[in-house]
Small-subunit ribosomal RNA from an uncultured Selenomonadales bacterium, 1556 nucleotides, folded computationally. The RNAcentral record of the sequence draws on ENA and SILVA. Its Rfam family is "Bacterial small subunit ribosomal RNA".
RNA sequence: AUACCGGAGAGUUUGAUCCUGGCUCAGGACGAACGCUGGCGGCGUGCUUAACACAUGCAAGUCGAACGGACGUUGGAGGGCUUGCCCUUUAACGCCAGUGGCGAACGGGUGAGUAACACGUGGGCAACCUGCCCUUUAGACGGGGACAACACCGCGAAAGUGGUGCUAAUACCGGAUAAGUUCUCUCAGUCGCAUGAGAGAGGGAAGAAAGGCGGCCUCUGGAACAAGCUGCCGCUAAAGGAUGGGCCUGCGUCUGAUUAGCUGGUUGGAGUGGUAACGGCACACCAAGGCGACGAUCAGUAGCCGGUCUGAGAGGAUGGACGGCCACACUGGGACUGAGACACGGCCCAGACUCCUACGGGAGGCAGCAGUGGGGAAUUUUCCGCAAUGGACGAAAGUCUGACGGAGCAACGCCGCGUGAGUGAAGAAGGUUUUCGGAUUGUAAAGCUCUUUUGCCGGGGACGAAAGAAGCCUAAGUAAAUAGCUUGGGCAAGUGACGGUACCCGGAGAAAAAGCCACGGCUAACUACGUGCCAGCAGCCGCGGUAAUACGUAGGUGGCAAGCGUUGUCCGGAAUUAUUGGGCGUAAAGCGCGCGUAGGCGGGAGGAUAAGUCUGUCGUUUAACUUCGGGGCUCAACCCCGUUUCGCGACAGAAACUGAACUUCUUGAGUACAGGAGAGGGAAGGGGAAUUCCCAGUGUAGCGGUGAAAUGCGUAGAUAUUGGGAGGAACACCAGUGGCGAAGGCGCCUUCCUGGACUGUGUCUGACGCUGAGGAGCGAAAGCCAGGGUAGCGAACGGGAUUAGAUACCCCGGUAGUCCUGGCCGUAAACGAUGGGUACUAGGUGUAGGGGGUAUCGACCCCUCCUGUGCCGGAGUUAACGCAAUAAGUACCCCGCCUGGGGAGUACGGCCGCAAGGCUAAAACUCAAAGGAAUUGACGGGGGCCCGCACAAGCGGUGGAGUAUGUGGUUUAAUUCGACGCAACGCGAAGAACCUUACCAAGGCUUGACAUUGAGUGAAAGGCAGGGAAACCUGUCUGUCCUUCGGGACACAAAAACAGGUGGUGCAUGGCUGUCGUCAGCUCGUGUCGUGAGAUGUUGGGUUAAGUCCCGCAACGAGCGCAACCCCUAUCCUAUGUUGCCAGCGCGAAAGGCGGGGACUCAUGGGAGACUGCCGUCGUCAAGACGGAUGAAGGCGGGGAUGACGUCAAGUCAUCAUGCCCCUUAUGCCUUGGGCUACACACGUACUACAAUGGCCGGCAACAGAGGGAAGCGAAGGGGCGACCCGGAGCAAAUCCCACAAACCCGGUCUCAGUUCGGAUUGGAGGCUGCAACCCGCCUCCAUGAAGUCGGAAUCGCUAGUAAUCGCAGGUCAGCAUACUGCGGUGAAUACGUUCCCGGGCCUUGUACACACCGCCCGUCACACCACGAAAGUUGGCAACACCCAAAGCCGGUGAGGUAACCGCAAGGGGCCAGCCGUCCAAGGUGGGGCCGAUGAUUGGGGUGAAGUCGUAACAAGGUAGCCGUAUCGGAAGGUGCGGCUGGAUCACCUCCUUU
Repeated sequence: AUACCGGAGAGUUUGAUCCUGGCUCAGGACGAACGCUGGCGGCGUGCUUAACACAUGCAAGUCGAACGGACGUUGGAGGGCUUGCCCUUUAACGCCAGUGGCGAACGGGUGAGUAACACGUGGGCAACCUGCCCUUUAGACGGGGACAACACCGCGAAAGUGGUGCUAAUACCGGAUAAGUUCUCUCAGUCGCAUGAGAGAGGGAAGAAAGGCGGCCUCUGGAACAAGCUGCCGCUAAAGGAUGGGCCUGCGUCUGAUUAGCUGGUUGGAGUGGUAACGGCACACCAAGGCGACGAUCAGUAGCCGGUCUGAGAGGAUGGACGGCCACACUGGGACUGAGACACGGCCCAGACUCCUACGGGAGGCAGCAGUGGGGAAUUUUCCGCAAUGGACGAAAGUCUGACGGAGCAACGCCGCGUGAGUGAAGAAGGUUUUCGGAUUGUAAAGCUCUUUUGCCGGGGACGAAAGAAGCCUAAGUAAAUAGCUUGGGCAAGUGACGGUACCCGGAGAAAAAGCCACGGCUAACUACGUGCCAGCAGCCGCGGUAAUACGUAGGUGGCAAGCGUUGUCCGGAAUUAUUGGGCGUAAAGCGCGCGUAGGCGGGAGGAUAAGUCUGUCGUUUAACUUCGGGGCUCAACCCCGUUUCGCGACAGAAACUGAACUUCUUGAGUACAGGAGAGGGAAGGGGAAUUCCCAGUGUAGCGGUGAAAUGCGUAGAUAUUGGGAGGAACACCAGUGGCGAAGGCGCCUUCCUGGACUGUGUCUGACGCUGAGGAGCGAAAGCCAGGGUAGCGAACGGGAUUAGAUACCCCGGUAGUCCUGGCCGUAAACGAUGGGUACUAGGUGUAGGGGGUAUCGACCCCUCCUGUGCCGGAGUUAACGCAAUAAGUACCCCGCCUGGGGAGUACGGCCGCAAGGCUAAAACUCAAAGGAAUUGACGGGGGCCCGCACAAGCGGUGGAGUAUGUGGUUUAAUUCGACGCAACGCGAAGAACCUUACCAAGGCUUGACAUUGAGUGAAAGGCAGGGAAACCUGUCUGUCCUUCGGGACACAAAAACAGGUGGUGCAUGGCUGUCGUCAGCUCGUGUCGUGAGAUGUUGGGUUAAGUCCCGCAACGAGCGCAACCCCUAUCCUAUGUUGCCAGCGCGAAAGGCGGGGACUCAUGGGAGACUGCCGUCGUCAAGACGGAUGAAGGCGGGGAUGACGUCAAGUCAUCAUGCCCCUUAUGCCUUGGGCUACACACGUACUACAAUGGCCGGCAACAGAGGGAAGCGAAGGGGCGACCCGGAGCAAAUCCCACAAACCCGGUCUCAGUUCGGAUUGGAGGCUGCAACCCGCCUCCAUGAAGUCGGAAUCGCUAGUAAUCGCAGGUCAGCAUACUGCGGUGAAUACGUUCCCGGGCCUUGUACACACCGCCCGUCACACCACGAAAGUUGGCAACACCCAAAGCCGGUGAGGUAACCGCAAGGGGCCAGCCGUCCAAGGUGGGGCCGAUGAUUGGGGUGAAGUCGUAACAAGGUAGCCGUAUCGGAAGGUGCGGCUGGAUCACCUCCUUU
């Protein structure tokens, strides 16, 4: 000098967001364990479980200087004799059993018990003890009798023990003495809070002792020498100290109230006894107390602390090692001895267990150190030494010491060191991977140059040891003393378990030394292969169903490192129990409401006090530990020195605040007086309207009810209507987010009784206040009991409907009940989902009651104050919604309540209740969520607006028939494959006889039918014959390419890479396509708003086909879409004029055939035109709408192309491409034949019809457009009834051909029929294409002449040149068209309108949906598993109670038996003991209860499970709004009644408010 160094988050609920809230992770720690691995050293630590049982050894002895004695050795003396042995005696030394002393109560172990003065902390003892130790004082006189040992005799297997006899003491016992001591009496007077304590004086009584050793002759006595002196140790009494203990006490110390009452020595008194001591500690008597919600009692758990771990701290958890205290020592009880014990290695008894036994009886207690078994996931050597430290004994030497010091084992922990360093690119090899180029492992290795810690070998080698004792020398003291002893100094010698260890030196040599975990996110670190919801992983979220960074392996990488991971536990993160530091409107959470007890909190002023509070000093707070500053081991861990805190107590001081006491005040609170308002409560009386019923009249066939009906009522007269009557219940209008009440709740009128609030005045009291655990009271509806009453309504129930069913919704009836009286119940969405009180904090505007002011004749109006009750809104607050003076704002006080979801407001227990049930209130188990608010979507049997051939209005169809075609199904050797609501089904297929062809059968090929590469050979190849179904095979013949001379094309055989696959996966993909939908939408930038997801823009008012445009607006702009730009078409102009055209002119018999012409049509180019531009009306002065004009065309003129962001894992691996997988003499390739064409059926799409708006015949060659044509179209002419054939002009096309368009028009006929309709089917005969028409083509002619007479439920298309109808052409194609794609001809009807169906757009609303309503989701039943409750019982444990029995033992009594010390001459006495008796009491027994477990046939609900069954309750108005309480019914969700709530959608009305 320091001593204060300090706070991180993440994942997971959702489509996304914010919040609430739980779960999980990252950190640290450990007496740990497990897995893999393991070089060295230092320092620590090591049965957490069975306080389970223990073999064996050791762990407490020591003293001969207390005592008698035995024995041994040596010396002396004596004796015996076998002369080296024995015996006796003596001295010294040693040793030992016994007597005796001290110790054994320490040290060491363990944590079972204990919730307690046990522990911690602070006090007290005037209520106590204390061996050894220290100081002081006084003393130690004089006697006596025994008992062990020992000897002898016995008993016993043993352990052990009896009898007789001898003996010593520091053993035992009397007597004397008594300064202190104790007791008692008297005097005197001090102190203390009290009981009381203590000093002094005097008298009386009682009670002590032990010797041992050394030295010496000063003293005494002496012969030595001692009984003398002296010293030391020991002894007795007393005082004091120290140390250690005992007792009392304030405060603190776990959980449970589902333990609420406990207590009989219990509480107190005074007395006696007992104790070291106080005390009900014990006892007799007396009184009836004592404890408890500030938690007694009971139950469970637990040794407590210093400390340790964690934490920023406050706290939380913990109490292993070390230190302090306590408790225990096999279990329970007991005392003895002693200073100290009710005693771990002592005793007695009981019990359990083990051992010995001769069966009679004995022995034992490792929770000491080692060690064993057992238990367990798990915890060490039967080691060395007393050298050090400490302890016991001793005068001492010394002995003992499993305390202790050390070593051993164990990575169990902490700390330190090493496993090498430098250089080294051909970036080696190998591995892995690859887009085949490379990349990576990687300077890593090898190689070269160095170093040598640790280990190994050799050598040296400690500190810890210095005191003390003994020896020698010496000083001082004691003393007579130069002796001895004590104290001090000096000298020399000796003492080490660890250990030949630490350490030091030398030597050889990179030599001997690296693993573990992880790599989806959290969380640092990625690829390949294998696997294929399998195997497996996982802390949470979650991975795995064929391309897995998540499994397994490999390579690589990251992290830590002699360790690394896992598991378990604790703290942290967790502000997730919140004192620091949380909440309760909707997330969990305000008691239904007031009254009030305890408690908590409490207005203004004053002086005093000092309990709380603050300050200072002192005491205490052991050491260790922690912090800080230093020091020592080479560092560190570790060790050492110093320093620091909280708390408690004492003393002194301060007086602001709180407290206690006092005085005072009036504003809080109450009170008095004067007023007015009110469905406040209770009781009595009264009233009218209506329903129902009864009687009577009128009157006749229906009434009633519903979506529609039926049940029901009615000709025995209903309903309707009139009059009269009975009875019960409820009180229309007024009536109002009006009033009153604490809440529940209260509504006709009058009277009586009665509570509260408000206003005004300011009389009186003087803080009398607020809240309120328990408590007691009130408390809707339903329900219960008893007695009444009963009109209407109406659970249950009956009937009728509805329905798949309908235990419901609807209807007809209807019992409890609803009503009254009395008594219970005590719950509701008992809600403002908002406890009460006080104070403060902008406004505005209604309404109810009262007061004041102004004004007026008066009433209004206006201003203002208080109280209540609403709405809007600022700050603030909130997760948001919202709240906002009636707070959910800002503060204080008090109470209640919450702590993830489910299980469950349930079980058990208790209390209450007649019952129903209420109140209180868990756990096991299970999940990773459950929730709140808001957002975007989607959806709604929600709303608003709008659109669409969506409906409606129309026209024509489909569905019925026949045929065609596609599909399903079936069949088959195969009937190849794909497409499946719209958006598959005349679709891929713009055309299956072979081919196609992918399928089937059979026969063949294997580098292949096809591609590339290298080498070799050869033209390629073609014809013929044979076999064969063909492919193909065999034979034979012919033939000899081009060339720049390098070679090339083509072919053959062998081998290898490879080819090939219409095999799989469209859920691995690209590309392409369908669809919503040509719907008007989909987004972005910046800004703004919101914590955020998001919103705004894009909403609103208009308008449009349109997010089209205008206006407004916190938006301003922009993009993709719309529109426009493009094409066709409608009009005109212009240019050109053949192959097109022909008005006028000419030729021609005729034909634009020719001359000619460009006028027209037309063709091809280029332009114009249409823009709401003009007028009027409407509209907001707009956008625009409507009407009109002009115009070929008018409001997008008509049509096409064009398809936003996206949706459907939509379709396609069989167009193509392509990843991966699979096949490779076959899943490839070739060939023949068959199949795709099947046929009981079903469906879709078409064609043709059913006829007269028609069929047929004839006539008018009536009139198109758009196309196609060379392996083609094919004219004229001819033949054939015809299909077609012969023929071959013309044409690569405005030229020629296909090619006559048909419906239409005119005329005739048919006359309503299965027909002159219809044409299927079949027979016959032909034609065409083609190698080939059998399976299986098309056409023609003749003949045949089916169904069908307009089509059920249902359903489709179309809004104008459209529907309908008519034909033509093209593609495909050898041939084959009812299909498809185009073309033109003729050419309608209807649209009031948007209620409804479908689809869509926008806005809004609800939502428990987000895979988005084809969603979500509830309950029974069935099955499996799991935990729990009940249960006749069975069984175990614990504590207490009552009684019985009662060991050992203390105490008491007795003590006739026994007996050394004392008294006594003796007899005897006293005292003591055995024995016996009694009180108490462990264990044991009996009994009835209590509490806690275990188990239990069966049973109850709960939870979880794969794709089970039945229904559809809830979420949207969830299709009957839902929910709460209650009652009742039902397979189940649930239904219904009564009352309540909005946490109900929608529409209308009323009221209020806001803006203009």